[in-house]
């Protein structure tokens, strides 16, 4: 050092230029139970990796880096 791929709540994701970004587990609250588990309802939680750029509007496209993972080369 080139080339691919990925980065979205704590962890795993889904979404794809335009109503408030989604779910499941986890976490709190409440209901059920003597109690716990489980079930059943609610609520909390987000820099959609960072900058810039197109755009009337970018999490979503474009360029640039950041990290992570794959692969490739390393001449005299």
């Nucleotide at each position: 050092g080139c080339c691919c791929c990925a980065g979205u709540g704590g962890c795993u994701u889904a979404g794809a230029g335009g109503c408030u970004a989604u779910a499941g587990c986890g976490g709190c609250u409440g209901a059920c139970u003597u109690g716990u588990a489980a079930u059943c309802a609610g609520c909390a939680g987000g820099u959609c990796g960072c900058g810039c750029g197109u755009u009337c509007a970018a999490u979503u496209c474009g360029c640039g880096c950041c990290u992570g993972g794959g692969g490739c080369u390393c001449c005299a």
Overview: A computed fold for a 76-nucleotide RNA from a Candidatus Thorarchaeota archaeon, annotated as transfer RNA. Its Rfam family is "tRNA". The family's RNA type in Rfam is transfer RNA. The coordinates come from a structure-prediction model, not an experiment, and the mean pLDDT is 80. NCBI's taxonomy places the organism under Archaea, Promethearchaeati, Candidatus Thorarchaeota.